[in-house]
Molecule: RNase P RNA; transfer RNA
Organism: Bryobacteraceae bacterium
RNA sequence: AUCGCCGGACGGGCAAUCGCCGGGUGUUCGGGAAAACCGGAUGCCGGGAGGAAAGUCCGGUCUCCAUAGGGCAGCAUGCCGGCUAACGGCCGGGGGGACCCGCUCAAAGCGGGUUUUACGGAAAGUGCCACAGAAAAUAUACCGCCGGUUGGCGGGCCUCGGCUCGCUGGCCGGUAAGGGUGAAAAGGUGUGGUAAGAGCGCACCGCUUGUGGAGCAAUUCGCAAGGCAGGGAAAACCCCAUGCGGAGCAAGACCAAAUAGGGGAGGAGGAGCGGCCCGCUCCGUUGGACUUCCGGGUAGGUUGCUGGAGCCGUGCAGCAAUGUCCGGCCUAGAUGAAUGAUUGCCGCCCGGCUUUGCCGCUGGGUACAGAAACCGGCUUACAGGCCGGCGAUCCCG
RNA sequence: GGGCGCGUAGCUCAAUUGGCAGAGCAAAUGACUCUUAAUCAUUAGGUUGUAGGUUCGAUUCCUACCGCGCUCACCA
Numbered sequence: 001a002u003c004g005c006c007g008g009a010c011g012g013g014c015a016a017u018c019g020c021c022g023g024g025u026g027u028u029c030g031g032g033a034a035a036a037c038c039g040g041a042u043g044c045c046g047g048g049a050g051g052a053a054a055g056u057c058c059g060g061u062c063u064c065c066a067u068a069g070g071g072c073a074g075c076a077u078g079c080c081g082g083c084u085a086a087c088g089g090c091c092g093g094g095g096g097g098a099c100c101c102g103c104u105c106a107a108a109g110c111g112g113g114u115u116u117u118a119c120g121g122a123a124a125g126u127g128c129c130a131c132a133g134a135a136a137a138u139a140u141a142c143c144g145c146c147g148g149u150u151g152g153c154g155g156g157c158c159u160c161g162g163c164u165c166g167c168u169g170g171c172c173g174g175u176a177a178g179g180g181u182g183a184a185a186a187g188g189u190g191u192g193g194u195a196a197g198a199g200c201g202c203a204c205c206g207c208u209u210g211u212g213g214a215g216c217a218a219u220u221c222g223c224a225a226g227g228c229a230g231g232g233a234a235a236a237c238c239c240c241a242u243g244c245g246g247a248g249c250a251a252g253a254c255c256a257a258a259u260a261g262g263g264g265a266g267g268a269g270g271a272g273c274g275g276c277c278c279g280c281u282c283c284g285u286u287g288g289a290c291u292u293c294c295g296g297g298u299a300g301g302u303u304g305c306u307g308g309a310g311c312c313g314u315g316c317a318g319c320a321a322u323g324u325c326c327g328g329c330c331u332a333g334a335u336g337a338a339u340g341a342u343u344g345c346c347g348c349c350c351g352g353c354u355u356u357g358c359c360g361c362u363g364g365g366u367a368c369a370g371a372a373a374c375c376g377g378c379u380u381a382c383a384g385g386c387c388g389g390c391g392a393u394c395c396c397g
Numbered sequence: 398g399g400g401c402g403c404g405u406a407g408c409u410c411a412a413u414u415g416g417c418a419g420a421g422c423a424a425a426u427g428a429c430u431c432u433u434a435a436u437c438a439u440u441a442g443g444u445u446g447u448a449g450g451u452u453c454g455a456u457u458c459c460u461a462c463c464g465c466g467c468u469c470a471c472c473a
Stems, first nucleotide, its partner, number of pairs: 001393008010384001012346007020048002023045009050368001054379002057377005062248004074244005079093005094119001095117009120239002125237002128232002142179002144175015187205006206228001207226008252303004262294005273287004310329004315324003347366007398472002400467005407422004416453001424440005446462005
């Protein structure tokens, strides 16, 4: 220098013109008793998207509803310690995996670095492991190896009836080294041993139990005993431990029109209508109309609403996440929903012309995306360049 | 803005303790028929929305995305 992986921070800048949203301030007009307050027009001043505003996957603040206490069910999390308001997030550590380097002839092993990890329990129970294979978890025996026994064929020896050797078949038994099947085969490697074999014995590694040291712990380093019991899978049901009441700002609160409907009071005199009474009539009572008051609720409006687990700088504690002292700052609040359009210069990237090269000229591009109660995370999208760590290759000293 | 549900052949749907992805209609070819329809026989057609993970093995289990629907009768 190039390439690859991982992490961090940025993600255009300066101006001009015309608009949009909300704030402050002034003028003027209207309402109003009013210089309060409300509304219209207009001038000036300063402000106006993000690292993800996204997905809505977690956790919280806030609000309403429910709630004596406890349990069941359901959901989520899952090595250990810490951080935090909280978390399934983050930091540090441990164990496991992958890659690289060093020691080594090499392997194994040891040490170091980078990176990654949904990492409690399979010895509580139930269930699953297709096909293949002897056997898939109570172990078992297809080929093979070995022993015994009994036949067949052939050879050798001799005292002619036996002995012995080779090949081959049946039956009984031993074995699990080797072959073969499978994703996975009942501890692994080596050596002794044996008829052949086998933890059958031994050494090392692994494992189980007991125990000692280090560490808050996960875990790790030893010692002793045991010949080995316990295949995988819990992102199968499940068990254990811990946590969780539900809904969500369209939550919720306040003001409150027209129309319709509800309740209370009044309802004068005469007549009439409907109900009660009831076969009918009178009397009585009640309702409708009308007047007035009250409450619920709709449209509409106000609020919740943006000053907060806030941002910047510096110091301190801590390996870090993070916490904290001091100083400074105020940084969108819309409700059919603003943050836009055009232009100039500069920056960055790509291509072309020219040039030894720089310079210069010219064309194109400048991502992903856009607040809607707020905050902490995670995940996903993203042109381009910057910084740091590690590795490989090449060049120079 | 918030909250739910769904995705398998061209269409409508199946597929459960995870073990060879099927059915009906549609399509193509052949037979029957003078011809078509109907009928019969045969065939093709699948990235199980995408990517990754767990597992020997995934339509199924887990995670993250993508698309669609619920449209004032999901919530004002």